RNA sequence: GGGCCUGUAGCUCAGCCUGGUUAGAGCAGCUGACUCAUAAUCAGUUGGUCGGAGGUUCAAAUCCUCCCGGGCCCA
Numbered sequence: 001g002g003g004c005c006u007g008u009a010g011c012u013c014a015g016c017c018u019g020g021u022u023a024g025a026g027c028a029g030c031u032g033a034c035u036c037a038u039a040a041u042c043a044g045u046u047g048g049u050c051g052g053a054g055g056u057u058c059a060a061a062u063c064c065u066c067c068c069g070g071g072c073c074c075a
Base pairs, nucleotide, nucleotide: 001074002073003072004071005070006069007068010027011026012025013024020058029045030044031043032042033041051067052066053065054064055063
């Protein structure tokens, strides 16, 4: 230098291909119940400008372009 994969909650990820209700799950955190107490369990709950910018569209996490970070391969 070239190609491919990847970036979504504090962590691990789904959703993207096929655009459409308010963006979700598990774990973690907080509160409560239970307990002599802790853990476990149960209930409730907080947390996201979907890596950045621009474009297309009535509408973008999703489609297009460029850039940035990470990984693999080729040279």
The RNA shown here (transfer RNA) has 75 nucleotides and comes from a Candidatus Omnitrophota bacterium. The sequence was found in a public genome assembly. NCBI's taxonomy places the organism under Bacteria, Pseudomonadati, Candidatus Omnitrophota. Rfam family: tRNA. Rfam classes the family as a transfer RNA.